[in-house]
Notes
This is a predicted structure of an 80-nucleotide RNA (c-di-GMP-I-GGC riboswitch aptamer) from a Desulfobacteraceae bacterium.
């Protein structure tokens, strides 16, 4: 640098449940594990979702990083 594959040490945590926040999408902490080699972090691009706004073309704001792309950092192994 590229790569993910036996392992080793581990890590994260879907749905669902109840609590709190939010108009909502959804988020937070707890329980719980569907899965994940970045399911660590970042809304720059696209997608999807929510709210408001439309001479229904749009525009603005928000959410999703576990929808892709991209940026950045990282454990272990393998190859060069």
């Nucleotide at each position: 640098u590229u790569u993910g594959u036996a392992a080793a040490g581990g890590g994260c945590a879907a749905a669902c449940c109840g609590g709190c926040c939010g108009c909502a999408a959804g988020g937070c902490a707890g329980g719980g594990a569907c899965g994940c080699a970045a399911a660590g972090c970042c809304u720059c691009c696209g997608g999807u979702c929510c709210g408001a706004u439309u001479u229904u073309u749009u525009u603005c704001g928000g959410a999703u990083a576990g929808c892709g792309g991209g940026g950045u950092u990282g454990c272990c192994g393998a190859a060069c």